RNA sequence: GGUGGCGUAGCCAAGUGGUAAGGCAAGGGAUUGCAAAUCCCUCACCCCCGGUUCAAAUCCGGGCGCCACCUCCA
Numbered sequence: 001g002g003u004g005g006c007g008u009a010g011c012c013a014a015g016u017g018g019u020a021a022g023g024c025a026a027g028g029g030a031u032u033g034c035a036a037a038u039c040c041c042u043c044a045c046c047c048c049c050g051g052u053u054c055a056a057a058u059c060c061g062g063g064c065g066c067c068a069c070c071u072c073c074a
Base pairs, nucleotide, nucleotide: 001070002069003068004067005066006065007064010024011023012022018054026042027041028040029039030038047063048062049061050060051059
């Protein structure tokens, strides 16, 4: 440099056009003599910019980053 895949919360991860599931962690509450466990509640405009659309995490273009493979140089 080329090709392909990926980028969603502190972490993991679903969602592939119609107001973003779930788990762990964290915070608040219930319970408890104090805790643990259990139960309830709260927490993301989805890497950035632009485009298409009534509507974009999702489709298109560009950029950035990560991973794999290929190529080149030493």